[in-house]
RNA sequence: GGAGUCGGCCGGCGGUCGCUGUCGCGCAAGCGGCAGAGGAAAGUCCGGGCUCCGCAGGGCAGGGUGCCAGGUAACGCCUGGGCGGCGCGAGCCGACGGAAAGUGCAACAGAGAGCAGACCGCCGAACGGUUCCUCCGGAAUGCGUGGCAAGGGUGAAACGGUGCGGUAAGAGCGCACCGCGAGUCUGGCAACAGACCGGCACGGCAAACCCCACCUGGAGCAAGGCCGAAUAGGGAUCCCAUGACGUGGCCCGCGUCGGAUCCGGGUUGGCCGCACGAGGCGCGUGGUGACACGCGUCCCAGAGGAAUGACCGUCCUCGACAGAACCCGGCUUACAGGCCGGCUCCAAUC
Numbered sequence: 001g002g003a004g005u006c007g008g009c010c011g012g013c014g015g016u017c018g019c020u021g022u023c024g025c026g027c028a029a030g031c032g033g034c035a036g037a038g039g040a041a042a043g044u045c046c047g048g049g050c051u052c053c054g055c056a057g058g059g060c061a062g063g064g065u066g067c068c069a070g071g072u073a074a075c076g077c078c079u080g081g082g083c084g085g086c087g088c089g090a091g092c093c094g095a096c097g098g099a100a101a102g103u104g105c106a107a108c109a110g111a112g113a114g115c116a117g118a119c120c121g122c123c124g125a126a127c128g129g130u131u132c133c134u135c136c137g138g139a140a141u142g143c144g145u146g147g148c149a150a151g152g153g154u155g156a157a158a159c160g161g162u163g164c165g166g167u168a169a170g171a172g173c174g175c176a177c178c179g180c181g182a183g184u185c186u187g188g189c190a191a192c193a194g195a196c197c198g199g200c201a202c203g204g205c206a207a208a209c210c211c212c213a214c215c216u217g218g219a220g221c222a223a224g225g226c227c228g229a230a231u232a233g234g235g236a237u238c239c240c241a242u243g244a245c246g247u248g249g250c251c252c253g254c255g256u257c258g259g260a261u262c263c264g265g266g267u268u269g270g271c272c273g274c275a276c277g278a279g280g281c282g283c284g285u286g287g288u289g290a291c292a293c294g295c296g297u298c299c300c301a302g303a304g305g306a307a308u309g310a311c312c313g314u315c316c317u318c319g320a321c322a323g324a325a326c327c328c329g330g331c332u333u334a335c336a337g338g339c340c341g342g343c344u345c346c347a348a349u350c
Stems, first nucleotide, its partner, number of pairs: 001346010012314006019036007038321001042332002045330005050220004062216005067081005082096001083094004097211002102209002104205002119152002121148003126145003129141005160178006179200001180198002183196005224272004234263006243257005279298008316319001
């Protein structure tokens, strides 16, 4: 200097006039002080706080998570580690529990698809046949009974792989290495790793049912709470009351009607929830780290038609994605331009 990788940060500044909240002053009109969107406020995909409803306890069903350990209020998040894959490397990616609990699936092709199989092929050891010879025996042939699965072929996948030995040809039949293992030992909390041992039995699929472990009640701030009229309606008690009216010929019966006091529900509206919180910043301590603890310091939007805008100046290459609506922790997605740091690889120079 080039190429790359990981992490962090910014995402204008100044002025004038507005807008919202709050505090102070003022009888009021108003004046003044202070504060006023984001790193994602977004998607609403997870987790929690808070609120109401439900709930003795336990279990089943259903749903979710899924290598191990740790962090956390919790998580499907984060950190560290293991294993597998990619990259020369820094580093990146991973639905990564169980196939020896059981059930099931594998089209087409193929001889055979799970305790399988012989189409082409290889062999001629054994038995028989045929032929030949130097005939108590031997040879040839590959015809029958057979042996084999190395090579070919089918398939996504063919019952360990490669090599050497071995054999009639072959075969874990023997050996070496690799793989595999409900074996032993060692290291590690564990995932797992290493060494030894075992000749190999035990193929794949759980993003098929399933099994195992852990988690799991529902609804959401239009949650929910308080105040509460006018008017209308409801309930209880008492009074009018041996009442009036209706029905009816009359009695009984049945139905309807007034007033007072108290009670609770509830519409419009107002207030709370609602901004001090798993809070921000700085320093220290412990920890590889996520994080935890301690001390100090700061107070930081809160509307309810919903406030953050307009203009001017300034700099250049003329400026992205986008705006709170109960709150918080994550994940994911979007983003013009710019800054800082760690590390890796390549080239050159000293």
A computed fold for a 350-nucleotide RNA from Pseudofulvimonas gallinarii, annotated as Bacterial RNase P class A. Its mean pLDDT, the model's own confidence on a scale to 100, is 76. Its Rfam family is "Bacterial RNase P class A". About the family: Ribonuclease P (RNase P) is a ubiquitous endoribonuclease, found in archaea, bacteria and eukarya as well as chloroplasts and mitochondria. It is recorded under the gene name rnpB. The sequence is in RNAcentral, with records from ENA.